Predicted 3D model of a 97-nucleotide RNA (Bacterial small signal recognition particle RNA) from a Phycisphaerae bacterium. The model forms 100% of the base pairs in the Rfam consensus. The sequence was found by an Rfam model in a public genome assembly. Its mean pLDDT, the model's own confidence on a scale to 100, is 82.
[in-house]
RNA sequence: GGCCGGGUCCGUUGGACGGGCGGCCUGUGAACCUGGUCAGGGCUUGACCGCAGCAGCCAUAAGCAGCGUCGUCCGAGCCUGCGGGUGCCUGGCCGUC
Numbered sequence: 001g002g003c004c005g006g007g008u009c010c011g012u013u014g015g016a017c018g019g020g021c022g023g024c025c026u027g028u029g030a031a032c033c034u035g036g037u038c039a040g041g042g043c044u045u046g047a048c049c050g051c052a053g054c055a056g057c058c059a060u061a062a063g064c065a066g067c068g069u070c071g072u073c074c075g076a077g078c079c080u081g082c083g084g085g086u087g088c089c090u091g092g093c094c095g096u097c
Base pairs, nucleotide, nucleotide: 001094002093003092004091005090006089007088008087009084010083011082012081014079015078017075018074019073020072021071022070023069024068025066026065027064028063034059035058036057037056042051043050
């Protein structure tokens, strides 16, 4: 000096991790202005039947919560792969002095 390669640097794919949002799932969840069943009591009837219906119970709405699961977005951070490449660091081979 030449050739090849690696690293730093830049871009990007994928992944893990963290966070936001949404769906699913589960739980919780309405004195009354949700539903069902409606004790008691009330109304009605000669009586039976019936009517409305508070509490309670059950199921849920909005909402709230969540170990979870799926999707999506973000990451001045990590890893793999691919690519770029003026500069810097570095390894190998060859040549020359």